[in-house]
Model confidence (mean pLDDT): 81 of 100. THF (Tetrahydrofolate) riboswitch aptamer from a bovine gut metagenome, 96 nucleotides, folded computationally. The sequence is in RNAcentral, with records from MGnify.

RNA sequence: GUAGAGUAGGAAACAUGCGUGAAGUGCCGCGCGUAUGGGAGGUUGACCGCGGACGAAGGCCGUUAUCCGGCCGCGAUGUGUUUCCGCAUCCGCUGC
Numbered sequence: 001g002u003a004g005a006g007u008a009g010g011a012a013a014c015a016u017g018c019g020u021g022a023a024g025u026g027c028c029g030c031g032c033g034u035a036u037g038g039g040a041g042g043u044u045g046a047c048c049g050c051g052g053a054c055g056a057a058g059g060c061c062g063u064u065a066u067c068c069g070g071c072c073g074c075g076a077u078g079u080g081u082u083u084c085c086g087c088a089u090c091c092g093c094u095g096c
Base pairs, nucleotide, nucleotide: 001096002095003094004093009085010084011083012082013081014080015079016078017077018075019074020073027052028051029050030049031048033047034046038091039090040089042087058072059071060070061069062068
């Protein structure tokens, strides 16, 4: 000098949960909050806390017909596994 490995996270599939007597998720504002390739560091990304607005698909069976349980669905649903994508800067790692 050249090539490459490697994050947070995103998409899909499968599995397993939660809710459906609305949480979750998504949106807006605030904080100068947290973490983020091996190190430093940082936002275009991710998360956390507080507040706010908006929003939904239930049905059947059992039953004491309220509650509860089961099944099939539904959800701007959680988690795990696999595949694909995947850090601008500086330093480092591996091959040539």
Its Rfam family is "THF (Tetrahydrofolate) riboswitch aptamer". Gene Ontology term of the family: tetrahydrofolate metabolic process. A reference for the family is Ames et al. (2010), "A eubacterial riboswitch class that senses the coenzyme tetrahydrofolate", Chem Biol.